[in-house]
RNA sequence: GCCGGGGUAGCUCAGUGGUAGAGCACACGGCUGAAAACCGUGGUGUGGGCAGUCCGAUUCUGCCCCCCGGCACCA
Numbered sequence: 001g002c003c004g005g006g007g008u009a010g011c012u013c014a015g016u017g018g019u020a021g022a023g024c025a026c027a028c029g030g031c032u033g034a035a036a037a038c039c040g041u042g043g044u045g046u047g048g049g050c051a052g053u054c055c056g057a058u059u060c061u062g063c064c065c066c067c068c069g070g071c072a073c074c075a
Stems, first nucleotide, its partner, number of pairs: 001071007010024004018055001026042005048064005
């Protein structure tokens, strides 16, 4: 440099044109002498950035940034 995959909650990830969800973690309450476990409640998010298409974009398109893999180059 070329090709492919990816960037969404604190972490691991789903979703798909109709204004976002699961598990774990966390907080509060219950239980306990106290703690763990267990039970109940709570989603905490400019969806990497900027534009475009559309009535409407996390989803489609363009450019840029970052991560992973492959290929090429390397006097």

Transfer RNA from a Candidatus Peregrinibacteria bacterium, 75 nucleotides, folded computationally. The RNAcentral record of the sequence draws on ENA. NCBI's taxonomy places the organism under Bacteria, Bacteria candidate phyla, Candidatus Peregrinibacteriota. Its Rfam family is "tRNA". Rfam links the family to the GO term triplet codon-amino acid adaptor activity.